The RNA shown here (transfer RNA) has 74 nucleotides and comes from a Candidatus Acidiferrales bacterium. The source organism's lineage runs through Bacteria, Pseudomonadati, Acidobacteriota, Terriglobia and Candidatus Acidiferrales. Rfam family: tRNA. Rfam classes the family as a transfer RNA.
[in-house]
RNA sequence: UGGGGAGUCGUCCAACGGUAGGACAUCUGCCUUUGGAGCAGAAGAACCAGGUUCGAAUCCUGGCUCCCCAGCCA
Numbered sequence: 001u002g003g004g005g006a007g008u009c010g011u012c013c014a015a016c017g018g019u020a021g022g023a024c025a026u027c028u029g030c031c032u033u034u035g036g037a038g039c040a041g042a043a044g045a046a047c048c049a050g051g052u053u054c055g056a057a058u059c060c061u062g063g064c065u066c067c068c069c070a071g072c073c074a
Base pairs, nucleotide, nucleotide: 001070002069003068004067005066006065007064010024011023012022013021018054026042027041028040029039030038047063048062049061050060051059
């Protein structure tokens, strides 16, 4: 430098263009002598800027970051 892939709660993953959901973790309550386990509940997120659309996590454009492959230089 070129090609491909990815970016979503603290973490790991989902989601036909139509309420952003699940697991673990956290918090609260129940249970327990206490803790753990178990049960119930709660809080918590779209990389950035535009565009298309009645409506964008999803489609389009540009940018940023990370990963893989190839190439160049040393």
RNAcentral records the identical sequence in 5 taxa.